[in-house]
RNA sequence: AUUACAUCCAGAUAGCGGUGAAGAACUUGGUCUUAGGAUCCGCAGCCAACCAUCUUAUUAAGAACGGUGGCAAUACCAAGAUUGAUGUAUC
Repeated sequence: AUUACAUCCAGAUAGCGGUGAAGAACUUGGUCUUAGGAUCCGCAGCCAACCAUCUUAUUAAGAACGGUGGCAAUACCAAGAUUGAUGUAUC
RNA backbone atom coordinates (compact mmCIF):
# COMPACT_ATOMS: atom_id res chain seq x y z
C1' A A 1 0.00 0.00 0.00
C1' U A 2 -5.11 -3.64 -1.12
C1' U A 3 -9.70 -5.42 0.71
C1' A A 4 -13.09 -6.35 4.80
C1' C A 5 -14.85 -5.47 9.68
C1' A A 6 -15.03 -2.55 14.26
C1' U A 7 -14.46 2.10 16.82
C1' C A 8 -14.09 7.66 16.96
C1' C A 9 -19.61 13.02 22.59
C1' A A 10 -15.99 8.38 28.08
C1' G A 11 -10.90 8.38 30.14
C1' A A 12 -5.70 10.02 30.94
C1' U A 13 0.58 15.04 32.16
C1' A A 14 0.17 22.89 33.87
C1' G A 15 5.81 16.20 34.40
C1' C A 16 11.54 16.27 33.19
C1' G A 17 15.38 17.22 29.27
C1' G A 18 16.17 19.05 24.26
C1' U A 19 14.02 22.08 20.19
C1' G A 20 12.07 27.27 19.34
C1' A A 21 6.89 29.31 16.27
C1' A A 22 3.52 27.77 15.08
C1' G A 23 -0.66 24.17 16.03
C1' A A 24 -5.93 22.01 16.14
C1' A A 25 -5.54 16.07 9.02
C1' C A 26 -7.31 18.67 3.93
C1' U A 27 -10.55 23.15 1.46
C1' U A 28 -13.77 27.46 2.94
C1' G A 29 -15.76 29.89 7.22
C1' G A 30 -15.66 30.07 12.55
C1' U A 31 -13.66 29.08 17.26
C1' C A 32 -9.66 27.80 20.26
C1' U A 33 -4.36 26.52 22.03
C1' U A 34 0.46 28.99 22.03
C1' A A 35 7.25 32.80 24.34
C1' G A 36 3.48 31.60 31.47
C1' G A 37 6.76 27.77 25.22
C1' A A 38 3.31 25.77 19.60
C1' U A 39 5.51 21.65 17.01
C1' C A 40 8.67 17.54 17.04
C1' C A 41 12.20 14.02 19.65
C1' G A 42 13.77 11.27 24.15
C1' C A 43 12.51 9.73 29.21
C1' A A 44 9.02 8.96 33.03
C1' G A 45 3.93 8.70 34.36
C1' C A 46 -1.09 7.86 33.21
C1' C A 47 -5.65 6.22 30.32
C1' A A 48 -8.10 2.66 27.52
C1' A A 49 -8.88 -2.63 26.61
C1' C A 50 -8.40 -3.68 19.68
C1' C A 51 -4.96 -8.18 19.62
C1' A A 52 -2.30 -11.69 22.82
C1' U A 53 -2.26 -13.63 27.89
C1' C A 54 -4.60 -14.84 32.63
C1' U A 55 -9.12 -15.42 35.99
C1' U A 56 -14.38 -16.22 36.67
C1' A A 57 -17.11 -19.71 33.76
C1' U A 58 -19.32 -17.45 29.07
C1' U A 59 -23.22 -14.07 23.11
C1' A A 60 -20.49 -11.90 29.21
C1' A A 61 -17.54 -9.82 33.26
C1' G A 62 -12.78 -8.86 35.42
C1' A A 63 -7.19 -8.27 35.55
C1' A A 64 -3.36 -5.07 33.04
C1' C A 65 3.02 -8.51 32.84
C1' G A 66 3.25 -8.40 26.37
C1' G A 67 2.01 -5.97 20.87
C1' U A 68 -0.45 -1.42 19.29
C1' G A 69 -3.11 3.17 20.29
C1' G A 70 -4.17 7.53 23.10
C1' C A 71 -3.40 11.64 27.17
C1' A A 72 -7.23 20.50 25.26
C1' A A 73 -12.04 21.25 23.34
C1' U A 74 -17.24 15.36 19.87
C1' A A 75 -12.46 13.59 14.22
C1' C A 76 -12.84 21.34 18.17
C1' C A 77 -17.57 23.26 15.30
C1' A A 78 -20.46 23.95 10.21
C1' A A 79 -20.36 22.66 5.03
C1' G A 80 -17.53 19.69 1.39
C1' A A 81 -14.94 15.07 -0.53
C1' U A 82 -13.23 8.67 -3.96
C1' U A 83 -12.32 12.61 3.73
C1' G A 84 -9.24 11.06 7.97
C1' A A 85 -7.35 8.33 12.32
C1' U A 86 -6.71 3.71 15.18
C1' G A 87 -7.11 -1.63 15.79
C1' U A 88 -7.82 -6.64 13.88
C1' A A 89 -7.84 -9.91 9.80
C1' U A 90 -6.21 -10.36 4.69
C1' C A 91 -3.15 -10.08 -0.05